Molecule: small-subunit ribosomal RNA
Organism: uncultured delta proteobacterium
């Protein structure tokens, strides 16, 4: 750091997707070692079983038992056990530590701060004190209840347990004084008076004092302890500042609620609680609600800023089955305490009892998924305790897990016949691959043997020093020093030694993004797929393989996070068309705001002090053999807070000014707004006059209207509406909008003066006006026009377009409604940044004072235009340039401006406004093309003139169908269809039937054999199959043999296939189209696609040529070279020709001859060259002379870039697929020739411009030796005989035919017309049944010129008329060629085709045969509404009250004090009891929010469904918004 993915291609926007890192992870494969962290993200579900908090005998009292000994009268006791254990009283601890994240949007955390409003056991310092007494409960005992759990009742006793009293330094309270701080509330010192209030004793030691007197007691000492101060330290309570999720489709919320008084609670302030007083308090800077969430240091990301997130570690909260309550205590409303309720579990003798893993294992449940019911207190910590010690699932350890990260291995070196095998393959090879095998080495991990830790440092107890306190040589404290015990991990790290390459590699991925390619399989199947897409027979994209590519003890997938994504834009974006300016104004709040000068100092900047926890991150050093990891030290930790200073700027505040803004005065301009009035035109509609038959309306028409007098037309009425002309890219208004005249109110600009205010301004959330058209109310008008209707048309239909009616409406008054494509698709306001021109309004100056014209000033309104933006288009001093301020909006596309909810509204509807769920795109400009029932211009038998045709009729021929064993096959609009076939009786033949053959009917190599080769027999349809016979050559060699080319027979490598695939192909055609186009190099323009050129003005048959131009130039294409024809020359004369000459059977037949005709080889020859008008002086075009021929003289061959996946595997070749006794082959026969039928192409006719019949005339360009064949002869003819001559300008087919002369036919199904059919023949052929062709004889069908429709031709053509050829044994109406006769007609580009060039639209680009929209019908999702019904949260009011604090009562009990000799009393106190709150619960009533639900609404999704054609091109009625 970006890519991919909308388009034919670009640019741009814009969203999807990848590719980085991350992680308590999980799932597949697959797994070798070690360190080092880490492991229930779900069900705060449930919980068996075992731990998890005790401890102190140096607080008390009390005290077994087993064991062990001794004694014993054998019951049995003494001692030990025992300062025991269990348990009690008692005191500390249990509020820590350790779980977990439900609750919580909160002072809960976080940060800074206050506590003058507070408390703090244990701990330390300091100072003081510790004196004397009393009465009880437990334990234990004895009766006793109960299944237990557990209790009652009487009786003994100790204390550091409980209670008076005395004492009072200081504390504490009151009440006075004083300094002294103070934020003024009030703190704090100090003195005086008065008040009430304290305590415990343990335990070792010793005898100086006292008593008894060995020693012990007072006693003393030490120590531990206890009271009561005042200070510390820590720890903790409260309170404020600031920060801290969505959702406004939660907009109003509060009755303890805000504050004051007393009061009461607390360690403390406070409405915290109460009782009364007052009525306040919070909220758009988001109150209340709803939803979601512990918070935070960090943690992942990121360049940052930010986003996400809150595991392990560390600080704070909160909680402990659930709800509620208090006691204890320093401290709790208390995880392993208590009480009650309440679910649940468990027990149970049904009477009642028990319990709470969210402590460590663990179990079972949820889930995709999270480990051992281990070990030790050895070491930190932590409780008791003087201590030894005891307890500590905290904690160290070890166990399971590749769950992270970090390390190490799995072998190193050598080895090339580049082995084998695999895969590929152009059959050469290449590649796996130095890899391997071979040979040489090491030894980490594993495995075996030894050795073997660091973690420990103490404490306790003994010795010694010292100093202390003490009467002390006792004993203690406090230093120091020697000594001494302790390891759970663990015989583990680590070391040594031996051992063997030996046991140790997989996993994804290779179409593009993205590193890596091939084979085979499949064939739109099965499959991939993160996006693009891929898969329909050659798939680098599926499946396997074989190579590759990446990582590697792991690799993928799957989820989430963040990042790319500048795609929420603070850094860092947008809004004229791409999403996105409120329809428009007033204006609240806010937000921002001229100059000058003082002042403060809130932003702001500098600096200080505090904080900002540790870890974590970074940076340095260190310790594990390295790293992970860990230890140290240091930045840092961008913050807050707190002093001190700066004074430019912003801000507060004083003071001042006048530009900004308003006022005033003069003026003119306007469709500016209300209201009142008025005017002509014109449509209607009434009277009345002229007047007659049609008027109206269309594309054409109908409906309508008229003879009952319309329509025209005059004349008068009457009523409504809307103001021609002036009209103008003119004007006025904020916007909608405004249009005849006239008057009355009035808003607003503008100009000019420069007197007055003196910043009063800009913006504007909310709000609040105004707002076209339709629409609604209510009352009015109602001419015209016109939704609904209706009727007439048009149509396949036509609820439409066109037409005749015609009703709301439109028009007036009030009221609503508030929406438009309300648009410059462009919010306001200020200021800068070049100009040209036009207009409107006012002014200024010149001018001669006026108008116009010219200068110039300000305002407003166009056009074009530099810079500069801008994805382009365009914008452009009226910005969309350059910048400030303020507001509004937008975040793919559909669903949706749609449902819900709320707000408005009578309604219609309006405003605010989602999700799901589905799509990889939807979208702007631009380009280049294609289309347009777009336009401009130009062509072509394209129409249009005009001539023949087709389609109707028989026949032929192809084709479809249809039929058959088979009717082989292939061609399909044009551009298949007398096409491939230029020849189907066999044969071809590829198709069916049957008979055969398998190295094959052809081919190459090899062996063996024979020469080839000719004749024959049997069977048999035939192909074969058995078989006889004849018979050698050629080459080298004497021979023997041996070779070549043939033949025959073998196996084998292999042939063969017209089997599939023209959508794997090559070649070759076909078609637009002989049409004028395609294009390319530098230059230029453009961000680009691309444009320029090639467009534009003229011409042209032509991108033909000219001239013009940011073009210049070239290449394919046209043109021309070529060929054929026309006109002439030359050269040249047989087989052509024959003017001259001669000869003659009279035939160029001979001589002869090359003139001339022709042949066939060169050459002239036409170039718009020449003249005359036109044209730009051009190109060129018109006309004209010349000339065979004139502007391409006619053909003709030539087919640019390209399109149709256009034709051909069956013409050839050719990939790949497929057949191998068959999908090859050979042979008989059969069919390709079938026929109810329909098409296309063509013959011949339907006659007289004809037919017959007879005569007769004139070509061309081709063909002939397995041939064409003459004469002649025979046949009616088909033909046969015949064979001359020709390898052909020489011979032959060969007659040409229409045409000309003549005669018949006379309009009829005929002498027309031949189809059909009988016979009877010819020819070729092996052979004409199926199934040739032709002769003659006879036959004589249909047809009388042709429906929609349609075809071909512009001249030597159309028509017409015959001949020749290819193929071919035969077969020609077909097809290619040739030649004779030989026309009509084009006004013209409107229309139709089809085409060319410019331009315009375009939502087409598979390109109009295109795209695409709605309804219905079928599946499927998700959703709304729905009678209703379930549930979970909640608000309000009632009721109801456990436990339990607190009040009040306490008649019932009562030891400690007090009175009292005493009995009793009192003070206190319990039991109860009630009040007040209050937790479950329980009634009712509403809300919110899910779930479901007959039916029901509309939506989205689905390769070939239906019925239209609404949009895109004028889309065939321009298209869109509103209503």
């Nucleotide at each position: 750091a970006g890519a991919g993915u909308u388009u034919g291609a670009u640019c741009c926007u814009g969203g999807c997707u990848c590719a980085g890192a991350g992680c308590g992870a999980a799932c597949g494969u697959u797994g070798g070692c070690g360190g080092c962290g880490g492991g229930c993200u779900u069900a705060a579900c449930a919980c068996a079983u075992g731990c998890a908090a005790g401890u102190c005998g140096a607080a008390c009292g009390a005290g077994a038992a087993a064991g062990g000994u001794c004694c014993u009268u054998c019951g049995g006791g003494g001692c030990u056990g025992a300062u025991u254990a269990a348990a009690g009283u008692g005191g500390c601890g249990c509020a820590c530590g350790g779980g977990u994240g439900a609750g919580u949007a909160a002072c809960g955390c976080g940060u800074a701060g206050g506590u003058a409003a507070u408390c703090u056991a244990c701990c330390c310092u300091c100072a003081g004190g510790u004196g004397g007494g009393g009465g009880a409960c437990a334990a234990c005992u004895g009766c006793u209840c109960g299944a237990a759990a557990g209790g009652g009742c009487g009786g003994c006793u100790a204390a550091u347990a409980c209670c008076g009293c005395a004492u009072g330094a200081g504390a504490c309270c009151a009440c006075g004084g004083c300094a002294u701080c103070u934020c003024c509330g009030g703190g704090u010192g100090c003195c005086g008076u008065g008040g009430g209030a304290a305590a415990a004793g343990g335990u070792g030691g010793c005898c100086u004092c006292u008593c008894c007197a060995u020693g012990g007691a007072a006693g003393c000492u030490a120590c531990c302890g206890c009271c009561a101060g005042a200070g510390g330290a820590u720890g903790a309570g409260c309170c404020u500042g600031c920060g801290u999720c969505g959702c406004a489709u939660c907009a109003g919320c509060u009755u303890g609620u805000u504050g004051g008084u007393g009061g009461g609670g607390u360690a403390a302030u406070g409405g915290c609680c109460u009782a009364c007083c007052a009525a306040g308090g919070c909220g758009a800077a988001g109150a209340c609600g709803c939803g979601u969430a512990g918070c935070u240091g960090g943690u992942c990301u990121g360049a940052g800023a930010g986003g996400a997130u809150g595991a392990u570690c560390a600080g704070c909260c909160a909680c402990a089955c659930u709800g509620g309550c208090a006691c204890u205590g320093g401290a709790a409303c208390a995880c392993g305490g208590g009480c009650c309720a309440g679910a649940c579990u468990c027990c149970u003798a049904c009477g009642g009892g028990a319990g709470g893993c969210a402590g460590c294992a663990g179990u079972g449940a949820g889930g995709a998924a999270u480990a051992u019911u281990g070990g030790g207190c050895a070491a930190u910590g932590g409780g008791c305790g003087c201590a030894a010690g005891c307890c500590u699932g905290a904690c160290c350890c070890a166990g399971c897990c590749a769950c992270g990260c970090c390390g190490c291995g799995u072998g190193a070196g050598u080895g090339a016949u580049g082995a084998a095998g695999g895969c590929c393959u152009u059959c050469g090879g290449g590649u796996u691959g130095u890899a391997a095998a071979g040979c040489u080495c090491u030894g980490u991990g594993g495995a075996g043997a030894g050795g073997g830790a660091c973690g420990a440092a103490a404490a306790a107890g003994g010795g010694c020093u010292g100093u202390u306190c003490g009467a002390a040589u006792a004993g203690g404290g406090c230093a120091g020093u020697c000594u001494g015990u302790u390891g759970a991990c663990g015989g583990u790290a680590c070391c040594u030694c031996u051992u063997u390459a030996g046991c140790a590699a997989g996993c994804a991925c290779c179409g593009g993004c993205u590193a890596a390619c091939u084979c085979u399989g499949u064939g739109c199947c099965a499959g991939c797929a993160g996006c693009c897409g891929c898969g329909g027979u050659a798939a680098g994209a599926c499946a396997g393989a074989g190579g590759g590519u990446g990582c590697g003890a792991a690799c993928g997938u799957u989820g989430c996070u963040c990042g790319g994504a500048a795609u929420u834009a603070c850094u860092g974006g947008g809004c004229g068309u791409a999403a996105a300016g409120c329809g428009c104004g007033u204006g609240u709040a806010g937000g921002c705001g001229g100059a000058c000068g003082g002042g403060a100092a809130a932003g702001u900047c500098g600096g200080u002090u505090g904080u900002g926890a540790a870890a974590u991150c970074c940076c340095u050093g260190g310790g594990c053999u390295c790293a992970a990891c860990c230890c140290a030290g240091g930045a840092a930790c961008u913050g807050c807070a707190u002093c001190c200073g700066a004074a430019a700027c912003u801000u507060c505040u004083c003071g001042u000014c006048u530009u900004g803004a308003g006022u005033g005065a003069u003026g003119g301009a306007g469709a500016g707004g209300a209201g009142a009035g008025u005017g002509g035109a014109a449509u209607u509609c009434c009277c009345g006059g002229u007047g007659u038959a049609g008027a109206g309306g269309u594309g054409a028409a109908a409906u309508u209207c008229g003879u009952a007098g319309a329509u025209a037309u005059c004349g008068g009425g009457a009523g409504g509406a809307a103001c021609a002309c002036c009209a103008g890219u003119g004007g006025c208004g904020a916007a909608g909008g405004c249009g005849g005249c006239u008057c009355u109110c009035u808003g607003g600009a503008c100009a000019u003066c420069g007197a007055c205010u003196g910043a009063c301004g800009c913006u504007g959330a909310g709000a609040c006006g105004c707002g076209a058209a339709a629409g609604c109310g209510u009352g009015g008008g109602g001419a015209g026009c016109a939704a609904a209707c209706a009727g007439g048309a048009u149509u396949a239909g036509a609820u439409a377009c066109c037409c005749u009616g015609g009703u709301a409406g439109u028009c007036c008054a009030c009221g609503c409604c508030g929406u438009a494509a309300a648009c410059g698709a462009u919010g306001a306001g200020c200021a800068c940044u070049a100009g040209g021109u036009g207009u409107c309004g006012c002014g200024g100056g010149a001018u001669a004072u006026g108008a116009c014209c010219c200068c110039u000033g300000c305002g407003g309104u166009g056009c074009c235009g530099u810079a500069g933006c801008u994805a382009a288009c365009g914008c452009g001093u009226u910005a969309a340039g350059u910048g400030c301020u303020c507001c509004g909006c937008c975040u793919g596309g559909g669903g949706a401006g749609u449902a819900c909810g709320g707000c408005c509204g009578c309604a219609a509807g309006g405003c605010u406004a989602a999700a799901a769920c589905u799509c990889a795109a939807a979208g702007g400009a631009a380009u280049u093309g294609a289309c347009g029932g777009g336009g401009g211009c130009c062509c072509g038998c394209a129409c249009a003139a005009g001539c023949g045709g087709u389609g109707g009729a028989g026949c032929a021929u192809g084709u479809g169908g249809u039929u058959u064993a088979a009717u082989u096959c292939g061609a399909c609009g044009c551009a298949a269809c007398g096409c491939g076939c230029a020849g189907a009786a066999c044969c071809u033949u590829a198709c069916c039937c049957g008979g055969g053959c398998u190295a094959g009917a052809a081919a190459a190599a090899c062996a063996g054999g024979g020469a080839a080769c000719c004749c024959g027999a049997u069977g048999g349809a035939a192909a074969c199959a058995u078989u006889g016979g004849g018979g050698u050559g050629c080459c080298g060699g004497c021979a023997a043999c041996g070779g070549a080319a043939c033949c025959c027979u073998g196996g084998u490598c292999c042939a063969g296939g017209u089997g599939c695939u023209g959508c794997a192909u090559g070649g070759c055609u076909g078609u637009c189209g002989u049409c004028a186009g395609c294009u390319c190099g530098u230059g230029u323009c453009g961000u680009g696609a691309g444009a320029u050129g090639u467009u534009g003005g003229g011409u042209u048959a032509a991108g033909u040529c000219c001239c013009g131009c940011a073009a210049c130039g070239a290449g394919c294409g046209c043109a021309a070279c070529c060929c054929c024809u026309g006109u002439c020359c030359u050269u040249a004369g047989u087989u052509g020709c024959c003017a001259u000459c001669g000869g003659u059977u009279c035939g160029g037949c001979c001589g002869g001859g090359c003139a001339c005709u022709c042949u066939a080889a060169g050459g002239a020859g036409a170039c718009u060259g020449c003249c005359g008008g036109g044209g730009u002086c051009a190109a060129c075009c018109c006309g004209g002379a010349g000339g065979a021929a004139g502007g391409u003289g006619g053909g003709g061959a030539u087919g640019a870039c390209g399109u149709c996946a256009a034709g051909u595997c069956c013409u050839c070749a050719u990939g790949g697929c497929c057949c191998u006794c068959a999908u090859g082959u050979c042979c008989g026969g059969g069919g390709c020739u079938a026929c109810a039928c329909a098409c296309g192409u063509g013959c011949u006719a339907c006659a007289a411009u004809g037919g017959c019949u007879g005569g007769u005339a004139c070509a061309g360009a081709g063909c002939g030796c397995a041939g064409c064949g003459a004469a002649c002869c025979c046949g009616u003819g088909a033909g046969g005989g015949g064979g001359a001559g020709c390898c052909a300008a020489u011979c032959g087919a060969c007659a040409a035919a229409a045409g000309c002369c003549a005669g018949c036919c006379u309009c009829a199904g005929u002498a027309c017309g031949g189809a059909u059919u009988g016979c009877a023949g010819u020819c070729u052929g092996c052979a004409a049944c199926u199934c040739g062709a032709c002769u003659g004889c006879a036959u004589g069908g249909a047809g009388g010129c042709g429906g929609a429709a349609u075809c071909g031709c512009u001249a030597g053509u159309a028509a017409u008329c015959g001949c020749u050829g290819a193929u071919c044994a035969g077969c020609a109406g077909g097809c290619a060629g040739c030649g004779g006769u030989g026309a009509a007609u084009a006004c013209g580009u409107u229309c139709c085709c089809g085409g060319g060039c410019c331009u315009u639209g375009u939502a087409c680009a598979c390109a109009c045969c295109g795209c695409c929209c709605g309804u219905c019908a079928c599946a499927c999702c998700a959703u709304g509404g729905g009678a209703g019904u379930c549930g979970a949260c909640u608000g309000c009011u009632c009721c109801a009250g456990a436990a339990g604090u607190g009040g009040c009562c306490g008649u019932g009990c009562u030891a400690a004090c007090c009175c009292g000799c005493a009995a009793g009393g009192g003070a206190g106190g319990c039991a109860g009891g009630u009040c007040c709150c209050c937790a479950a619960g329980g009634a009712g009533u509403g809300g919110u929010c899910g779930g479901u639900a007959a039916c029901u609404g509309g939506g989205g999704u689905g390769a070939a469904g239906u019925c239209g054609u609404a949009a895109c091109a004028a889309g065939g009625u321009a298209g869109c918004c509103g209503u």